Source information
The prediction has a mean pLDDT of 79. A computed fold for a 154-nucleotide RNA from a Microbacteriaceae bacterium, annotated as FMN riboswitch aptamer (RFN element). Taxonomically the source falls in Microbacteriaceae (Bacteria, Bacillati, Actinomycetes, Micrococcales).
């Protein structure tokens, strides 16, 4: 140094002003970009992880006479999951330079929009619907990393 068991740590980032009664969600402008791979370095290529559905097995708990049901968790396995082109260098680059764009779950959160509907009107009432940055699940888990320790083996 390579392989193999076990541990430990580490493992998401990003606002200001307007407007108005009341918005960090509405109007302007600003910022952010998980892990792994690529003949040259990626939010837009490929692939995984998370979160969300659904089936199976399994533990804990609650109801229950009983059969069963609900709820958390866990193993496996499916599914579903967003967006870029062009030109220059170059052996090689949708990844690096320039230019111009576009994307960013769910749940909530007195004003976004839309529809219906009272009411002379000023307004009201329901519905649906409105955040990548703010709250929340999450002091969570996790692709995955480390010249990491330990013990084994070569």
């Nucleotide at each position: 140094u390579a392989c193999g068991u076990g541990c430990u740590c580490c493992g998401g980032g990003g606002u200001c002003g307007g407007u108005g009664a009341g918005a960090a969600u509405c109007c302007g402008a600003a910022c952010c970009g998980g892990c792994g791979g690529u003949u040259a370095u990626a939010g837009u290529c490929c692939g995984c992880g998370a979160c969300c559905c659904g089936c199976a097995g399994u533990u804990c708990g609650a109801u229950g006479c009983g059969a069963a049901u609900c709820g958390a968790g866990u193993u496996g396995u499916g599914g579903c999951u967003g967006a870029g082109c062009u030109g220059g260098u170059g052996a090689a680059a949708u990844u690096c330079c320039a230019g111009c764009a576009c994307c960013g779950a769910c749940g909530g959160u007195u004003a976004u929009g839309a529809g219906a509907u009272c009411g002379c009107a000023a307004g009201g009432u329901c519905u649906c619907u409105c955040a990548g940055u703010c709250c929340g699940g999450a002091u969570g888990g996790a692709a995955g990393g480390a010249a990491g320790c330990a013990c084994g083996c070569g």